[in-house]
Context: one part of a larger RNA
RNA sequence: CUGGGCGUAAAGCGCGCGUAGGCGGAUUGGCAAGUUUGGGGGUGAAAUCCCGAGGCUCAACCUCGGAACUGCCUCAAAAACUGCCAGUCUUUGAGUCCGGGAGAGGUGAGUGGAAUUCCUAGUGUAGAGGUGAAAUUCGUAGAUAUUAGGAAGAACACCAUUGGCGAAGGCGGCUCACUGGCUCGGUACUGACGCUGAGGUGCGAAAGCGUGGGGAGCAAACAGGAUUAGAUACCCUGGUAGUCCACGCCGUAAACGAUGAAUGCUAGCCGUCGGGAAGCUUGCUUUUCGGUGGCGCAGCUAACGCAUUAAGCAUUCCGCCUGGGGAGUACGGCCGCAAGGUUAAAACUC
Numbered sequence: 001c002u003g004g005g006c007g008u009a010a011a012g013c014g015c016g017c018g019u020a021g022g023c024g025g026a027u028u029g030g031c032a033a034g035u036u037u038g039g040g041g042g043u044g045a046a047a048u049c050c051c052g053a054g055g056c057u058c059a060a061c062c063u064c065g066g067a068a069c070u071g072c073c074u075c076a077a078a079a080a081c082u083g084c085c086a087g088u089c090u091u092u093g094a095g096u097c098c099g100g101g102a103g104a105g106g107u108g109a110g111u112g113g114a115a116u117u118c119c120u121a122g123u124g125u126a127g128a129g130g131u132g133a134a135a136u137u138c139g140u141a142g143a144u145a146u147u148a149g150g151a152a153g154a155a156c157a158c159c160a161u162u163g164g165c166g167a168a169g170g171c172g173g174c175u176c177a178c179u180g181g182c183u184c185g186g187u188a189c190u191g192a193c194g195c196u197g198a199g200g201u202g203c204g205a206a207a208g209c210g211u212g213g214g215g216a217g218c219a220a221a222c223a224g225g226a227u228u229a230g231a232u233a234c235c236c237u238g239g240u241a242g243u244c245c246a247c248g249c250c251g252u253a254a255a256c257g258a259u260g261a262a263u264g265c266u267a268g269c270c271g272u273c274g275g276g277a278a279g280c281u282u283g284c285u286u287u288u289c290g291g292u293g294g295c296g297c298a299g300c301u302a303a304c305g306c307a308u309u310a311a312g313c314a315u316u317c318c319g320c321c322u323g324g325g326g327a328g329u330a331c332g333g334c335c336g337c338a339a340g341g342u343u344a345a346a347a348c349u350c
Base pairs, nucleotide, nucleotide: 003322004321005320006319007304008303012318014203015202016201017200021196022195023194025089026088027087028086029085030084031083033082034081036078037077039075040074041073042072043071050066051065052064053063054062055061093193094190095189096188097186098185099184100183101182105179106178107177108176109175110174111173112156116152117151118150119149120148121147122146123145127138128137164171165170208249209248210247211246212245213244217243218242222238223237224236225235260317261316262315263314264313265312268295269294270293271292272291273290274289275288276287277286278285279284280283299306300305323350324349325348332343333342334341335340
């Protein structure tokens, strides 16, 4: 020397499924492709380097001899590891089965009450709204307030939570139907069926787009009133797209745990959610499995901090980074109705 890294400095694809590929549990026998071990043969030009001797008065330099050239090819052998072939595994990885359990997981249909706005009618009279203060605005054509009735759309107070579910995005009134996953216990069955995953494919908040509905509240744009030196804002009065539904696109977010997935190992203590076991005083204690939090040891870290839900110790596979700006831009390709997305430079400059 055989790169170093990715929570916050540049760097984990937004998230699944999965093709090729890479990697892969225990054990027996065989083969000998890779690897390894020792041996034989061939080659490894000369010069150089190293050792010994010699020649120029010495040295550099030159000459001779030896060693070396740590490599490659090949022959036969061994068979530990990888591989291949053939078996075994009442097996620990993975899956199936049986019996329980929790849940805002998804889709569709139905339904409930509070609130808001509007309409109709009654009571009632001069104000109401709004603000730091006002005004625009509404109101004697009867508003605001209050009572009764009706209509509409959207969202579901309390419960409620470091709580639950989901791969992520995300999911919250109640009921029903269909449906996905998870977890605990039994160990009845299969017997490595596994992990990751370039391409590919599907899902993917909000905004936006297309067609058709719907439209209560809120509200980009817009109009007006204020504020101010100005006020294309913050505040106020209005208000259209949109927000809602169906179908189809878009494919991006501080899509965040700014932390890829999987497996094993490495002190504990205190909460909380779901299940099991044991004990007894029957509602507690101990314990175990799976989630979700707080603190903390070893260890790690530039520090902050992380710490069995790792950013610790290791292995496998994928993605990504390589000074700042130019630039996530130009050009080209692909995708899109468009908006744009994705892939992705260079000149120049510090």